Predicted 3D model of a 531-nucleotide part of an RNA (large-subunit ribosomal RNA, domain I) from a Myxococcota bacterium.
Context: one part of a larger RNA
RNA sequence: GGCAUUCGGUGGAUGCCUUGGCGUCAGGAGGCGAUGAAGGACGUAGGAGCCUGCGAUAAGCACCGGUUAGCUGGCAAGCAAGCGAUGACCCGGUGAUGUCCGAAUGGGGAAACCCGGCUGAGGUCAUACUCAGUCACCGUAAGGAGCCAACCCAGGGAACUGAACCAUCUAAGUACCUGGAGGAAAGGAAAUCAAAUGAGACUCCCUCAGUAGUGGCGAGCGAACGGGGAAUAGCCCAAACCGAUGUACUACGGUGCAUCGGGGUUGUAGGACUCACACAACGAUACAACGAAUACUAGUGGAAGAAGCUGGGAAGCUUCGGCACAGAGGGUGAUACCCCCGUACACGAAAGUUGAAGUUGGUCAGUGAUGUUCCUGAGUACCGUGGGACACGAGAAAUCCCGCGGGAACCUGGGGGGACCACCCUCCAAGGCUAAGUACUACCUGACGACCGAUAGUGAACAAGUACCGUGAGGGAAAGGUGAAAAGAUCCCCGAAAGGGAAGUGAAAUAGUCCCUGAAACCGAUUGCCU
Numbered sequence: 001g002g003c004a005u006u007c008g009g010u011g012g013a014u015g016c017c018u019u020g021g022c023g024u025c026a027g028g029a030g031g032c033g034a035u036g037a038a039g040g041a042c043g044u045a046g047g048a049g050c051c052u053g054c055g056a057u058a059a060g061c062a063c064c065g066g067u068u069a070g071c072u073g074g075c076a077a078g079c080a081a082g083c084g085a086u087g088a089c090c091c092g093g094u095g096a097u098g099u100c101c102g103a104a105u106g107g108g109g110a111a112a113c114c115c116g117g118c119u120g121a122g123g124u125c126a127u128a129c130u131c132a133g134u135c136a137c138c139g140u141a142a143g144g145a146g147c148c149a150a151c152c153c154a155g156g157g158a159a160c161u162g163a164a165c166c167a168u169c170u171a172a173g174u175a176c177c178u179g180g181a182g183g184a185a186a187g188g189a190a191a192u193c194a195a196a197u198g199a200g201a202c203u204c205c206c207u208c209a210g211u212a213g214u215g216g217c218g219a220g221c222g223a224a225c226g227g228g229g230a231a232u233a234g235c236c237c238a239a240a241c242c243g244a245u246g247u248a249c250u251a252c253g254g255u256g257c258a259u260c261g262g263g264g265u266u267g268u269a270g271g272a273c274u275c276a277c278a279c280a281a282c283g284a285u286a287c288a289a290c291g292a293a294u295a296c297u298a299g300u301g302g303a304a305g306a307a308g309c310u311g312g313g314a315a316g317c318u319u320c321g322g323c324a325c326a327g328a329g330g331g332u333g334a335u336a337c338c339c340c341c342g343u344a345c346a347c348g349a350a351a352g353u354u355g356a357a358g359u360u361g362g363u364c365a366g367u368g369a370u371g372u373u374c375c376u377g378a379g380u381a382c383c384g385u386g387g388g389a390c391a392c393g394a395g396a397a398a399u400c401c402c403g404c405g406g407g408a409a410c411c412u413g414g415g416g417g418g419a420c421c422a423c424c425c426u427c428c429a430a431g432g433c434u435a436a437g438u439a440c441u442a443c444c445u446g447a448c449g450a451c452c453g454a455u456a457g458u459g460a461a462c463a464a465g466u467a468c469c470g471u472g473a474g475g476g477a478a479a480g481g482u483g484a485a486a487a488g489a490u491c492c493c494c495g496a497a498a499g500g501g502a503a504g505u506g507a508a509a510u511a512g513u514c515c516c517u518g519a520a521a522c523c524g525a526u527u528g529c530c531u
Stems, first nucleotide, its partner, number of pairs: 001530004006525004015516001016481002020452002022449007029441002031147002039101003042055003046079001049075003061095006070083003106115003116135007137144002151182001152180005162169001166216001192199002203230005213221002234433003237377001241262009267411001269376004273371001274369004283364003287361004295353003299347003305320005321338002323327001329341003382406008392418001413428005468475002488515001492501003
C1' cells in the first nucleotide's frame, strides 16, 4: 500500500408521517368605492423583533345575542401588573373610532410629504400655534370617477405555424390592445323558414354531418332545412286623429313650429275618422313597498364497558356485557361503535340578510260594422362601384353590413323564396324593451378523490412572492419530523471555550434540541491475509 473483517465518523437516500397543496361536485355569493375602495406607509402591547389584529378610543370601545370558568393573540417560555358569576376571555350581529398615502378630490408633489383660503372653537394683551368643519373636476340634476379572477358584448387586430417551398389560403377574427356591462352577457317576438303539406320569438344541447357545399378544388374550411330535448312570455313606441301650453305670423276664421296629455301598434292587414253596443266590473303584471315560512350569519341536546393478561403506556389479546335512525371521521402513551370531539337524529336567534302567498301603490287592459278620406318608421329600400360578414376565396352569387355616387313606391303598396323573369307561396324593413333554459368562479360553506406526500404537491406545508439578483420591466430560491409528556440533562470531573466523561430523566439518549428511520459515495480505527 491492497483485499477482506468489525466498529465508528460523515452524509441525508429510503420507509413511515402531514400542518400544505391539486382536482371534482353541490349550495351560496357574484361585487367593493367620494359615507373615501382595492392596495399600502407609519404607528399601536409593561418588555427588542417578525406575523396576526387594530388605528392617537390603536391585540382595542359600546350595545344586543350565544357560550362559558377561566383570561390578558402566535412564534414563546418566564417576569411584572391586572381582569373575571355585578359573567371576563371567546363566538355571532349591529354600531362608534378609524393617523397618512392611494380614484385622492383645497394647491403642490420625487406616494405615505410640503404649503394654504374661509367658518367656528381653544389659546394669547395681540400675533403665533392647535382642533373641528369646508374648499378638485364632469354633469341641469340624479349621479360619475377608481379597483376586481374568469365568463360576455363591441371597436381595432398580428405572427410563428400548416400548405412538407411560397404569394391566394391557413393559423384566426385566435393571441394581444382598447371601450362597455351584468350576475350573467348577448340574442329575441318574423319584411323568418318551408315547399305545394305546413311551421310559428330567442338562447343552449344532441342529431342531421364531416353530409350539401367551399377550396392555388391544394392544405384545409364546413353549414342549413328537418328531427329529438332544456326552458318557455310576450310587449311598448312613432304616425293618422283629438286636446292643452308656449311661441311666430295672421286675411282675426286660424296656420306653422316646439313641448306635453289622450289615442294607437298590425299582415287571414291593422289603426285613425264616422256610426252602434258596453261602460265598471272580470282581470293581467316582468315594477315598488310591506311581508309569513324557510335558509344563512353564533349555537344546543345527542345512546352504550368493565375486568384480567402483556407492556413504559391498552384502544391489542382473553372473558363476560351494552348501544345502534349513531359501526363517517379525528383524537387519546400501540389498533376504541360504547374515553374525548363528533356522527345519525332532533332543536335554536335579540340583531342583520333572504323573501312565497297576500295586501297596498304603480303600470297595462272593451267589442262590432260601413265607407276607402287619412296613417302605418326616407336620403330609407334599391342600383352602380369599393370593401367586409355569411361554411360560400367574385363565383351563376342570392342574403346581411359599411364607404363613395345615384335614389323609389305609399296598401291598387313593399320584402323574400340562392343570378334573373313569370306564376304561386310567404312575410311587413328602415323605432324600442323582454325573464327562463346557457357561460364563468377571484370569494364563502360543505362533501368527495384507483390525486401528491417535502427533488412530490402551488413558486411558497417553515419569517414566501420572503431572502437574494437586476437601474428597471422583471427574475426568484433553499428550508418539515426529539419524545407519550421537556420529564430539554441539578451537582461533580477534564477543558480558555467548544466539547466530552460520569450522574440523573425516559420504554428508548447510537431519541440530547446538528435530535424518527439513517442507504451509498467519502474518511478513520480494529483484526486477518498478501506484497
About this RNA
Its mean pLDDT, the model's own confidence on a scale to 100, is 86. It matches the Rfam family "Bacterial large subunit ribosomal RNA". Its family is annotated with ribosome and structural constituent of ribosome in the Gene Ontology. The full RNA is in RNAcentral, with records from ENA.